[in-house]
Context: one part of a larger RNA
Parts: sequence; C1' cells; structure tokens
RNA sequence: CUGGGUGUAAAGGGAGCGUAGGCGGGCAAGGAAGUUGGAUGUGAAAUACCGCGGCUCAACCGCGGGGCUGCAUCCAAAACUCCAUGUCUUGAGUGAAGUAGAGGCAGGCGGAAUUCCUGGUGUAGCGGUGAAAUGCGUAGAUAUCAGGAGGAACACCGGUGGCGAAGGCGGCUUUCUGGACCAAAACUGACGCUGAUGCGCGAAGGCGUGGGUAGCAAACAGGAUUAGAUACCCUGGUAGUCCACGCAGUAAACUGUGAUCACUAGGUGUUGCGGGUAUUGACCCCUGCAGUGCCGCAGCGAACGCAUUAAGUGAUCCGCCUGGGGAGUACGAUCGCAAGAUUAAAACUC
Repeated sequence: CUGGGUGUAAAGGGAGCGUAGGCGGGCAAGGAAGUUGGAUGUGAAAUACCGCGGCUCAACCGCGGGGCUGCAUCCAAAACUCCAUGUCUUGAGUGAAGUAGAGGCAGGCGGAAUUCCUGGUGUAGCGGUGAAAUGCGUAGAUAUCAGGAGGAACACCGGUGGCGAAGGCGGCUUUCUGGACCAAAACUGACGCUGAUGCGCGAAGGCGUGGGUAGCAAACAGGAUUAGAUACCCUGGUAGUCCACGCAGUAAACUGUGAUCACUAGGUGUUGCGGGUAUUGACCCCUGCAGUGCCGCAGCGAACGCAUUAAGUGAUCCGCCUGGGGAGUACGAUCGCAAGAUUAAAACUC
C1' cells in the first nucleotide's frame, strides 16, 4: 500500500463551528482536461516468452516471431467526470403567523429545613451504636415556644416527561437572548454534505486572586472494632463544596454505537403541532409531521442482541485499530503558575 475492521474481542475524536481538501440534485446547448477509438513515431541490443536450429544432451549459443502493458504528436467521439453558460425546484435556505420547553446570561423575590444567637417554659439527661465510648449537659443541655442572623439547596408537581451540539439544565418572576417544531401559499435557485490544521465550548476534582462559609466533608484529631486497623462504624473537623474574575482541558465525557442522505413488515405507549370526524366533552376515533420509549419480522450478528431512533441495505467525508506486557510510560516538543495535559516510542519479555 492492498485488504479487513471499529456496541461488548484492538479500535468513534468529549462535543460543536468551520478553513483547505474530498464528495455533490434535474434539464438544455457548448468546450474537450480526464475518458474512449484510430493513425504515425518511439519504446536500442541483450534478458524474459513462443517456435526452429548448432555444440552427442544440457547449461550455453544462433535465427525467427510476438510482446515490451509506456510516452509523444495528430485525427475523431461526447455517454460519464470535469470546465464554462443558461435554466428548473424536489436538496438547502428566507419570511408573515402559531406552539411547547429545567436551552443560555443577568437582576429581583419566596417558603420549608439544618445550624447558630437572644429570651421564655422546664429538669437530668442528651447524643450515638451491633454493643459502646469519645462528645454535649446543673455555668441548665436535649425537648418545646417566640424572635433574630446567615449560607446553601429548591420537597410535592416530576413522568423510560421536556430542552440543549455535548458537558449539562429543575422554587417563583422580569429584562436580554440561542435553537427546535407545525402548517398552506410566496420568495432565493444547489447557495449542499463532510471536514485534516485551526477556533470557541467542555462534569467533577484541582490551581491563582479576592470574598463567603449554614449543612456536608478529603486531610487531621479523638472514641470504638481488631492480632494489628494508618480502614469500614461513631464524635469532632480544615481545605473544598458557594460567588466574582482568570487558569486548567480531563471522565465508564457511555447509547461504551462519528456526521449527513436514501431505502427496507408491523404492533403498542408517550411529548409537541396540524388535518378530519364528532359533539361542546377535560375525552374518544381516523390520520400527517417532528421527537422519545417498549415489543417484534426480514436482514445482520461469534453470541449477547440490533431491528425505520439499525448493529439491516447502499452512498459521501472524517477519526481510529493491527498480539499481551513494557506503556498511554521514557525521551524530545508544544501548552500550563503548578498539578499535569497533548503528541508518543524502543530495548527487553511472553
């Protein structure tokens, strides 16, 4: 390189936007770069192949033939690709109207609960466990009532419900703002798909500066358990968890399943919108589109299973894999404040 793969055996990039590149709808007429046909020249000889012959045979040698898959020039063809032109509306998009939504950013507000503080009532325990103890409490705890402070999270609704590219998003409300869906007519006229490099996004934990700190809680301390117990259990408790700005850039970032398009039996839920039928009934029935579940045929699959939300049948583009260990390591490089991240071997060994 060819070939084969990528749900679970090695292998889908965490996810988007998008540059180069690759690929790209219908019709008409044109060009002729690719493509195809023909002609001419060249493609040295030897070698190789086929045939005949010479050394007794063979190796070796001689003669003849075809071939040398290629290149150049000229003539021609125009189906396909391409180039350039015109045109079309199905792909893609625009736009008046409508709909659903924890989509995003910022501000304001609310109640329940925990903790703490103050005061009242009240008295000897509380707390915790398998059992205990450490701990708290006569300086009045726990319990209970009233008031106050503060931080964080938003019970029920809540749902294989919704939204978002992914990470993710859940009290109420307001400003700003992104996307999606439905449905006629109108408009643009291929404007599309993918996407190396690149750019922004990216849970938790971590880092820097400054705030904040109720609860929880690495580290740490004590009590238990135990042969020991640097743990599991208990009592405490600091970073952190929260906010602002910046960094970091990784996850079982998972549907372990890249994106887009087309096609291929059905059944049954559910969400959003529309049409019909029907009555005014929040229903129900028939049906279309867009999502989201379950079951299941063909087909696929090593099996498990997947099965119109494909792991089926095809097409385009990108990423990635090539025995286990060594190793996602060393070295180098780039990035980072650091932690580290990214890129990424070999010896050796089985």

This is a predicted structure of a 350-nucleotide part of an RNA (small-subunit ribosomal RNA, central domain) from a termite gut metagenome. The RNAcentral record of the full RNA draws on SILVA.